Predicted 3D model of a 100-nucleotide RNA (Bacterial small signal recognition particle RNA) from an Actinomycetota bacterium. Its Rfam family is "Bacterial small signal recognition particle RNA". The family is grouped with related families in Rfam's "SRP clan". It is annotated as a non-coding RNA gene. Rfam describes the family as follows. The signal recognition particle (SRP) is a universally conserved ribonucleoprotein involved in the co-translational targeting of proteins to membranes.

């Protein structure tokens, strides 16, 4: 020098980290304007009982906080990751080979 291939480049897909959002779980969570139960007291009644219902207690909406080892969505100058396709020139690298 020739030739074949790989990397560097681009695209797509996949996987994993990172960021972000949501969910799941736990907790808090309403003087009244959510629900349930409603002591006391109130009302009706001859009575039995009934009615409304404050406090308290319980459950919880909106919302807030916590857990990350769970689930999902989105993102990219994420990753000496994987697969496939593309690829002008150049660079790096490996095999085979010709000449000096």
């Nucleotide at each position: 020098g020739g030739u074949c291939g790989g990397g560097u480049c681009c695209u797509a897909c996949g996987c994993g980290a990172c960021g972000u959002c949501g969910g799941a779980c736990c907790g808090c969570g309403a003087a009244c304007c959510g629900g349930g139960u409603c002591a006391g007291g109130g009302c009706g009644g001859g009575a039995a009982c009934g009615c409304a219902g404050c406090a308290g207690c319980c459950c919880u909406u909106a919302g807030c906080g916590g857990u990350u080892c769970c689930c999902g969505g989105c993102g990219g100058g994420u990753g000496c990751c994987g697969u496939a396709g593309g690829g002008a020139u150049g660079c790096c690298u490996g095999g085979c080979u010709g000449g000096a």

Model confidence (mean pLDDT): 76 of 100.